[in-house]
Molecule: transfer RNA
Organism: Rhodospirillaceae bacterium
């Protein structure tokens, strides 16, 4: 330098153009003599950044940043 993959709650990951969920963690309550386990509820997300197309974008298009890999 070229090519490919990735960036989404604290962490690990899903996600179909109609607008974001799962596991785990955290908080509160229940259960228990108590803790763990278990049960219920809750908080927590500029969807890497900037443009564009669209009535509408995390998703499509363009450029950029960072990480991983391959080739030279």
């Nucleotide at each position: 330098a070229g090519c490919g993959g990735g960036a989404u709650g604290g962490c690990g990951c899903a996600g179909a153009g109609g607008a974001a969920g799962c596991g785990u963690g955290c908080c509160u309550g229940g259960c228990u003599c108590a803790u763990a386990a278990c049960c219920a509820g809750g908080a927590g997300g500029u969807c890497c950044c900037a443009g564009g197309a669209u009535c509408g974008a995390a998703a499509c298009c363009u450029g950029g940043u960072c990480c991983c890999g391959c080739u030279a």